[in-house]
């Protein structure tokens, strides 16, 4: 230094133009329980940052940043 491929909650992970952003752990309350765990039930937390296009961007484009593998 060049190519490719990721970045979505505290962690894991789904959605590839469409109206609210899925689900699982972990947090948090409550039911149950002598107390606790297991169960249930309800509730908070998310699209790495800027810009473009679009009637509408997690999703398509460009540039930055990370990070990973490869090539020199």
């Nucleotide at each position: 230094g060049c190519a490719u491929c990721a970045g979505u909650a505290a962690c894991c992970a789904a959605a590839u133009g469409g109206u609210u952003a899925a689900g699982g752990u972990a947090g948090c309350a409550g039911u149950c329980u002598g107390c606790a765990a297991a169960a249930c039930u309800g509730u908070a937390a998310a699209u790495a940052a800027g810009a473009g296009u679009u009637c509408g961007a997690u999703u398509c484009u460009c540039u930055u940043c990370u990070g990973a593998u490869g090539c020199u």